Context: one part of a larger RNA
RNA sequence: UUGGGCGUAAAGCGUCUGUAGGUGGCUUUGCAAGUCCACCAUCAAAUCCCAGGACUCAACCCUAGAUAGACGGUGGAAACUACCAAGCUGGAGUACGAUAGGGGCAGAGGGAAUUUCCGGUGGAGCGAUGAAAUGCGUUGAGAUCGGAAUGAACACCAGUGACGAAAACACUAUUGGGCCGACACUGACACUGAGAAACGAAAGCUAGGGGAGCGGAUGGGAUUAGAUACCCCAAUAGUCCUAGCCGUAAACGAUGAAUAGUAGACGUUGUGUGGUCGACCCUUGCAGUGUUGUAGCUAACACGUUAAGUAUCCCGCUUGGGGAGUACAUUCGCAAGAAUGAAACUU
Numbered sequence: 001u002u003g004g005g006c007g008u009a010a011a012g013c014g015u016c017u018g019u020a021g022g023u024g025g026c027u028u029u030g031c032a033a034g035u036c037c038a039c040c041a042u043c044a045a046a047u048c049c050c051a052g053g054a055c056u057c058a059a060c061c062c063u064a065g066a067u068a069g070a071c072g073g074u075g076g077a078a079a080c081u082a083c084c085a086a087g088c089u090g091g092a093g094u095a096c097g098a099u100a101g102g103g104g105c106a107g108a109g110g111g112a113a114u115u116u117c118c119g120g121u122g123g124a125g126c127g128a129u130g131a132a133a134u135g136c137g138u139u140g141a142g143a144u145c146g147g148a149a150u151g152a153a154c155a156c157c158a159g160u161g162a163c164g165a166a167a168a169c170a171c172u173a174u175u176g177g178g179c180c181g182a183c184a185c186u187g188a189c190a191c192u193g194a195g196a197a198a199c200g201a202a203a204g205c206u207a208g209g210g211g212a213g214c215g216g217a218u219g220g221g222a223u224u225a226g227a228u229a230c231c232c233c234a235a236u237a238g239u240c241c242u243a244g245c246c247g248u249a250a251a252c253g254a255u256g257a258a259u260a261g262u263a264g265a266c267g268u269u270g271u272g273u274g275g276u277c278g279a280c281c282c283u284u285g286c287a288g289u290g291u292u293g294u295a296g297c298u299a300a301c302a303c304g305u306u307a308a309g310u311a312u313c314c315c316g317c318u319u320g321g322g323g324a325g326u327a328c329a330u331u332c333g334c335a336a337g338a339a340u341g342a343a344a345c346u347u
Stems, first nucleotide, its partner, number of pairs: 004318003007301002012315001014199002017196001021192003025088004030083001033081002035077006042070002049065001051063003091189001092186003096181002099178001103175002106172002110154001115149007125136002204245006213239002218234004256314001258312003264292009274282002296303001320347003329340004
């Protein structure tokens, strides 16, 4: 390199936008670069193949012949690819009319609960656990009533739907995308995408706020042979907000994107159509999301029109286990570290 693969055995980048590149709908004209055909020339001889001959045979040797392939030239073909020119509407997009949605961002507000503080009643325990103790409490706890303050999270509705992923309470303002319907417009404008850009849970970092509850670290009480733990009492960072950084997760459907074809059945969401006076009823189309399942596929499990089936195209990745996602080096980062990423050796 060819070839084999990537749900669970090694292997799909966390996701998306998009440059180069690769690939690309239907019809017609031209061209002849790719492609195909014919001929010419060349590819020294020897060798290989093959026919004949000659050393007694064979190897070896002598003579004659030939294929495939490559490059160049000349002439031709025009289906396909490329290119030129003209068109088309099915792909793609725009406009129009509706519509669903915890989509994004900003702002002000709401009630329940916890905690704290103040005041009233009241008077000995409370709290915790397997059992206790540490802890809180006569300087009046716990309980109960009233008031105030603060921060964080949003019960019921609530299953699903929406989003590129992560993520995401309700209200108001603003804003992005999706689906459906009619068919008006553009006329292949498309798909994928090395490098690159953007977004990216939690934890962590920097600066400034905030700090109710929870709670790494830490202290104490238990348990225990010990207990640097599990259990309990406290409690700092953090968790929250603003502005930046980090760029990773079992970032999972462990399943890359796009397109076309391929049995059904039962739900559910959105939106149309027809039946009906109407309806929560019936019929049917498109777009999502589930359960089951035929063919097929799979090592099996399973997957099965949302494929892991049948095909095309582009990207990423994989090649025994360990050493090792380590060393060195480079880039990025404030750091923590991240990305790229070996070998010896061993088995």
The prediction has a mean pLDDT of 82. Small-subunit ribosomal RNA, central domain from Circaeaster agrestis, 347 nucleotides, folded computationally. The organism belongs to Circaeaster, within Eukaryota.